[in-house]
The prediction has a mean pLDDT of 76. This is a predicted complex of two RNAs, RNase P RNA and transfer RNA, with 451 nucleotides together. Rfam match: Bacterial RNase P class A. The family's RNA type in Rfam is ribozyme.
RNA sequence: CAAGUAAACCGGGUGGCCGCUCGCCUGGGUAAUAUUUACCCUGACGGGAGGAAAGUCCGAGCUCCACCGGGCUGGAUGCUGGGUAACUCCCAGGGGGGGUGACCCCACGGAAAGUGCCACAGAAACAUACCGCCAGCGGCCGGCCGAGUGUCGGUGCGGGUAAGGGUGAAAUGGUGAGGUAAGAGCUCACCAGCGGCUGGGUGACCAGUCGGCUGGGCAAACCCCAUCCGGAGCAAGACCAAAUAGAGGGAGCUAAGGGUGCCCGGCCUAUUCCCCGGGUUGGUCGCUUGACCCUGAUGGUAACAUCGGGGCUAGAUAGAUGGUCACCACUCUGAUGAUUCAGAGUACAGAACUCGGCUUACAGGUUUACUUGACCC
RNA sequence: GCGCUUGUAGCUCAGAUGGAUAGAGCGCAGCCCUGCGGAGGCUGAGGUCGUGGGUUCGAGACCCGCCAAGCGCG
Numbered sequence: 001c002a003a004g005u006a007a008a009c010c011g012g013g014u015g016g017c018c019g020c021u022c023g024c025c026u027g028g029g030u031a032a033u034a035u036u037u038a039c040c041c042u043g044a045c046g047g048g049a050g051g052a053a054a055g056u057c058c059g060a061g062c063u064c065c066a067c068c069g070g071g072c073u074g075g076a077u078g079c080u081g082g083g084u085a086a087c088u089c090c091c092a093g094g095g096g097g098g099g100u101g102a103c104c105c106c107a108c109g110g111a112a113a114g115u116g117c118c119a120c121a122g123a124a125a126c127a128u129a130c131c132g133c134c135a136g137c138g139g140c141c142g143g144c145c146g147a148g149u150g151u152c153g154g155u156g157c158g159g160g161u162a163a164g165g166g167u168g169a170a171a172u173g174g175u176g177a178g179g180u181a182a183g184a185g186c187u188c189a190c191c192a193g194c195g196g197c198u199g200g201g202u203g204a205c206c207a208g209u210c211g212g213c214u215g216g217g218c219a220a221a222c223c224c225c226a227u228c229c230g231g232a233g234c235a236a237g238a239c240c241a242a243a244u245a246g247a248g249g250g251a252g253c254u255a256a257g258g259g260u261g262c263c264c265g266g267c268c269u270a271u272u273c274c275c276c277g278g279g280u281u282g283g284u285c286g287c288u289u290g291a292c293c294c295u296g297a298u299g300g301u302a303a304c305a306u307c308g309g310g311g312c313u314a315g316a317u318a319g320a321u322g323g324u325c326a327c328c329a330c331u332c333u334g335a336u337g338a339u340u341c342a343g344a345g346u347a348c349a350g351a352a353c354u355c356g357g358c359u360u361a362c363a364g365g366u367u368u369a370c371u372u373g374a375c376c377c
Numbered sequence: 378g379c380g381c382u383u384g385u386a387g388c389u390c391a392g393a394u395g396g397a398u399a400g401a402g403c404g405c406a407g408c409c410c411u412g413c414g415g416a417g418g419c420u421g422a423g424g425u426c427g428u429g430g431g432u433u434c435g436a437g438a439c440c441c442g443c444c445a446a447g448c449g450c451g
Base pairs, nucleotide, nucleotide: 001373002372003371004370005369006368007367008366009365010364012328013327014326015325016324017323018322020048021047022046023045025043027041028040029039030038031037032036050348054359055358057357058356059355060354061353062233063232064231065230068265069264070263071262072261074229075228076227077226078225079093080092081091082090083089094108095106096105097104098103109224110223114222115221116218117217118216130165131164132161133160134159136157137156139155140154141153142152143151144150145148173191174190175189176188177187178186192214193213194211195210196209197208198207199206200205237285238284239283240282246276248275249274250273251272257269258268259267292311293310294309295308296307297306298305299304329346330345331344332343333342334341335340378450379449380448381447382446383445384444387403388402389401390400396434405421406420407419408418409417427443428442429441430440431439
């Protein structure tokens, strides 16, 4: 210098003018007898979107279902250890895979519990032999001459074999040597796997050693195993105000209905429940102080925890957080020899009960650590 | 806020238990027929299976993320 990897961060700035919303205060007005309270108007001061506010994919807080136990169905997770309020998240480690490397990725329990599937091809896809190889047996046919209980070839029969060929994504461990009638872990060496033992580690697992122990794959097929899971959601829920139509239909009649997906038990309720129809469509609380933010110390490899100090940082309800001008910053286009000038533009996106994560979108920029290559000293 | 469904040719839909080449009707193009057109007959083109990954020997199908469209409930 070029290419790259990982992590952290910013994501337009300053000023003027005009607006919006919330809080608080001054002044004025209206209403209630008045202190005061509520509302309206005016003015001043202060606060006012994000790293993802998004998707709503997980997990919680909070609230209600009176409370509780058991079962079923269903769902989720799935190497080990830790962190956390909790998690499908995070950290560290093990194993596997990719990359020259920094580094990245992994739904990574069980296929000797059972069931199922493995198209086409192929003999065979789970328990098999097509071609081939091998010895044996008897019959037949043919050749040869040494004329025999001869020998060679072909054919047939029931056997042995899984070396070789061929098929396939996958063919019963692989390669080599010995061995054999031919072969085969039949035997041996090395390698892969499995099992036992010993040692190390909390553990996943690793190392060594022994045993020839060696018939596939798929569980993101059903399933099995282990662990976990009550339901609903701020339109939760509470209060105030306003409004009105039930001679409507059905169930039930003291044990049924209802009260939380289903079932059982227990409990509660005692004119209750379901459907249809009608009215209201206002306000207050919940509503922002919170597993919060910044910073320091200590413990821990780390995630994180504990303690000390400091801070308060949007609360709207058809939904505020904006518009415009000037200068600067950046990008693009045009002109220009250069300096420069002119014009256009400024990513993704926008709170709605609140947090912790994940995922996805994102113009441009900054910093740190590291890797590879080239060149120079 | 909560729950669910769908995406395959220009249009409407099959395919579904993973098995190779993804089909059907309408439409489109060419030829035949006709004086011309329609109808009819023959032939043909047209597909990233919404998208990006993964599992598998093999994915339109199975699993995960994303995108788009639609529906229901309070």